[in-house]
RNA sequence: CCUUCAUCCAGAGCGGUCGAGGGACCGGGCCCGCAGAAACCGCGACAACCAGCCGUCACCGAGGUUCGGAGGCGACCAGGUGCCAAUGCCCGGAGCGAUGAGGA
Numbered sequence: 001c002c003u004u005c006a007u008c009c010a011g012a013g014c015g016g017u018c019g020a021g022g023g024a025c026c027g028g029g030c031c032c033g034c035a036g037a038a039a040c041c042g043c044g045a046c047a048a049c050c051a052g053c054c055g056u057c058a059c060c061g062a063g064g065u066u067c068g069g070a071g072g073c074g075a076c077c078a079g080g081u082g083c084c085a086a087u088g089c090c091c092g093g094a095g096c097g098a099u100g101a102g103g104a
Base pairs, nucleotide, nucleotide: 002103003102004101005100006099007098008097013043014042015041016040017039021032022031023030025093026092027091028090029089044084046082048081049080050079052076054074055073056072057071059069060068061067062066088096
């Protein structure tokens, strides 16, 4: 880079370096920013997906009250990824984008 599925109105910021942009892209708005944008680093948080763990409720197979398998819901956790202004900031457009878990 390609592909499948799911999600995108929940949640969560301080410090340092740097120095003018940023909110993915195009058009139009509206915002954030020299009282410091983006980026990088450190620390801290958040909890969506996966993993782990606990509870609970069905299902399937053995078998005979135990074992194995697959799943729904809820709580915990913070290991893997992610994320920490505003609904993916809003409206329109597009073979749109982002993130997770698989596949080739």